The prediction has a mean pLDDT of 84. This is a predicted structure of a 509-nucleotide part of an RNA (small-subunit ribosomal RNA, 5' domain) from an uncultured bacterium. Rfam family: Bacterial small subunit ribosomal RNA. The full RNA is in RNAcentral, with records from ENA and SILVA.

[in-house]
Context: one part of a larger RNA
RNA sequence: GGACGAAUUCUGGCGGCGUGCUUACACAUGCAAGUCGUGGGGGGGUAGCAAUACCUCACCGGCGAACGGGUGCGUAACACGUGAGCAACAUUCCGAUUUCUGGGGGAUAGCCGGCCCAACGGCCGGGUAAUACCGCAUACGCUCGUUGAGAGGAGUCUCUCGACGAGGAAACCUCCGGGGGAAAUCGAGUGGCUCGCGGCCUAUCAGCUAGUUGGCGAGGUAACGGCUCACCAAGGCUAUGACGGGUAGCUGGUCUGAGAGGAUGGCCAGCCACAUUGGGACUGAGAAACGGCCCAGACUCCUACGGGAGGCAGCAGUGGGGAAUCUUGCGCAGUGGUCGAAAGACUGACGCAGCGACGCCGCGUGCGGGACGGAAGCUCUUCGGGGUGUAAACCGCUGUUGCCCGGAACGAAACUCCAGAUUCGUCUGGAUUGACGGUACCGGGUGAGGAAGCGCCGGCUAACUCUGUGCCAGCAGCCGCGGUAAUACAGAGGGCGCGAGCGUUGUCC
Numbered sequence: 001g002g003a004c005g006a007a008u009u010c011u012g013g014c015g016g017c018g019u020g021c022u023u024a025c026a027c028a029u030g031c032a033a034g035u036c037g038u039g040g041g042g043g044g045g046u047a048g049c050a051a052u053a054c055c056u057c058a059c060c061g062g063c064g065a066a067c068g069g070g071u072g073c074g075u076a077a078c079a080c081g082u083g084a085g086c087a088a089c090a091u092u093c094c095g096a097u098u099u100c101u102g103g104g105g106g107a108u109a110g111c112c113g114g115c116c117c118a119a120c121g122g123c124c125g126g127g128u129a130a131u132a133c134c135g136c137a138u139a140c141g142c143u144c145g146u147u148g149a150g151a152g153g154a155g156u157c158u159c160u161c162g163a164c165g166a167g168g169a170a171a172c173c174u175c176c177g178g179g180g181g182a183a184a185u186c187g188a189g190u191g192g193c194u195c196g197c198g199g200c201c202u203a204u205c206a207g208c209u210a211g212u213u214g215g216c217g218a219g220g221u222a223a224c225g226g227c228u229c230a231c232c233a234a235g236g237c238u239a240u241g242a243c244g245g246g247u248a249g250c251u252g253g254u255c256u257g258a259g260a261g262g263a264u265g266g267c268c269a270g271c272c273a274c275a276u277u278g279g280g281a282c283u284g285a286g287a288a289a290c291g292g293c294c295c296a297g298a299c300u301c302c303u304a305c306g307g308g309a310g311g312c313a314g315c316a317g318u319g320g321g322g323a324a325u326c327u328u329g330c331g332c333a334g335u336g337g338u339c340g341a342a343a344g345a346c347u348g349a350c351g352c353a354g355c356g357a358c359g360c361c362g363c364g365u366g367c368g369g370g371a372c373g374g375a376a377g378c379u380c381u382u383c384g385g386g387g388u389g390u391a392a393a394c395c396g397c398u399g400u401u402g403c404c405c406g407g408a409a410c411g412a413a414a415c416u417c418c419a420g421a422u423u424c425g426u427c428u429g430g431a432u433u434g435a436c437g438g439u440a441c442c443g444g445g446u447g448a449g450g451a452a453g454c455g456c457c458g459g460c461u462a463a464c465u466c467u468g469u470g471c472c473a474g475c476a477g478c479c480g481c482g483g484u485a486a487u488a489c490a491g492a493g494g495g496c497g498c499g500a501g502c503g504u505u506g507u508c509c
Stems, first nucleotide, its partner, number of pairs: 001509004006505003010501001013363006019356002021321001025319003029316003034063003039060002042057006070274003080198007089191003094187008102136001104134002111126006142167011172179002200246003207237003212234004217229003249271004253264004276297005299310004327353001329352003335349001336347004366397004377388004401450001402446006411436001416431006453498005458479003464493005474481002
């Protein structure tokens, strides 16, 4: 000198864009994941004589809830980055292609009846539906077994074309437009696993290791593998730092620097890990699952003392801690997500607004004229005068901004509806939809009116005098000032620097 998620003193007009808990401490309250009636029976309501139609919802069922959002505890590790490999793998939804969607059965919620319970909740009986569940049929390219031929290589083998046997599917709804379901193959995207290389400190840690290292076999997994197990062998790592200890999420990047390098990883993006602490599996395409389940621990709450309920490192917010960090706001209008045929619903993701000079950037606090003797005040003085100083006053002007009034957006064209066209895929035109917001912006009016401070002035280092004080009070980044003429303390006048900021402190280069 630069930088900062900063803090702090004094001061403070506006706008834009960003940004804002250190204790992974404990949490009141509200919200943050639902949706589908075009899967199903039913309860309630409205209309109707009724058939039925519409609205609504607990339950069964489907999809989602594994995403999105938060935090950085743990982790020195294939966790991350980068480059490869899987002849050792999985894949809901999406796209493409082919084929199929036949025929049956038995239950169970809801419901009705009865009972227990403080609560959470639970039990018995009856009866009912499905795209819920279970057989049967059919089935190929699928799986398994046996087997034939060919091609290839990289070791167990891989690929192509067959044969035989065994096994394995499905679900329907509809406003008739459509929407679904099953099997198989390919693709896309996503994930799993393996390996090379790379990136902290410590030798005042020198030896470490028994599923340890390898093999045969088996189990398990989507899959390779001591992943697990039985048996056999005695191996494996290490001064190119094993093992141990400490610290730490990693990266793209960020800061600094001419660079090399050094430091760092907040916001944003990618990956990882975690969800009160520890452990475990279930469901599922996917979890060892933040707002799921079970067990144990600590804590909090309710209780009729028998027993129950809970988890903000989601968004706000509270207490505590701290030098220190925000609103219990508005909206789904846009973008994105989930569900749905759609209308649409949900969405503290997100879009916005609020608070904080916390940062960066921009603007303003006026502009022009105005004294040949230069007002007053203050200040210095050699008492003559000098300085503040064209500064003010005074005259003229402007209108950024502020205030008042009026107009007023872009972000929104889609879905959908209506009309038309259509090769039936869709296309064209119109209508509808804005939280921000009566905001930005534009026009008019008003009137210099509402808007300047902070640090420094001995040298380094730009800027000097007076008064007070008298090694006192004090200053100080270093050198050093102060003991009666202090440009170094304190005040004043003047000056210098930066300016809505300026100084100080801390940290990094």